[in-house]
């Protein structure tokens, strides 16, 4: 220097089931308002051209009937782990009519942050609640140094640091 096997704890991440979303979205019908026919208007993720299809349709709002999904979160069992995983940020690739261009998503690569958990606050993200990520305080936790105590380990105090790390074997 390498291998190899492990530890952290409301610990990661994944599959499955239900809930949650929600009697929301959205389709039909009534009825009312405004605009309105020599295609005005309207859908195709935003904007611009353009194709395509709808067309007195459409749009606003009410009333009724039928009525979801999917991404987040919850719970539960399972299965694979401990850079588990997560996130910046650049490229290039596909998506949703076709070109341009913004913005999302999902993949690869390539470099960098983060030791785990929670709470609050701010930013940003999102199609509604909520959620999620960053980023700063707190608090906790494990882990290793250094200090003090101890006869001496050990616990327990206290200060600091990071996972390219720590701990046991082996060459």
């Nucleotide at each position: 220097a390498a291998a190899u096997a492990g530890a952290g704890g409301c610990g990661c991440a994944a599959a499955u089931a239900a809930a949650u979303g929600g009697g929301u979205a959205a389709u039909u019908u009534u009825u009312a308002a405004a605009u309105g026919a020599a295609a005005a208007g309207g859908a195709g993720a935003g904007g611009a051209a353009c194709c395509u299809c709808c067309a007195a349709a459409g749009u606003u709002a009410a009333a009724a009937a039928u009525g979801a999904a999917g991404g987040g979160u919850u719970u539960a069992u399972u299965u694979g782990c401990c850079g588990a995983a997560a996130g910046a940020u650049a490229u290039c690739a596909c998506a949703g009519g076709u070109u341009c261009u913004u913005a999302u998503g999902u993949g690869a690569u390539a470099c960098c942050u983060u030791g785990g958990g929670a709470a609050u606050g701010a930013a940003g993200u999102u199609c509604a609640a909520a959620a999620c990520u960053u980023c700063a305080u707190u608090c906790u936790u494990g882990c290793c140094a250094u200090g003090a105590u101890u006869a001496a380990c050990g616990g327990a105090c206290a200060u600091g640091g990071a996972g390219c790390g720590c701990u046991a074997u082996u060459u």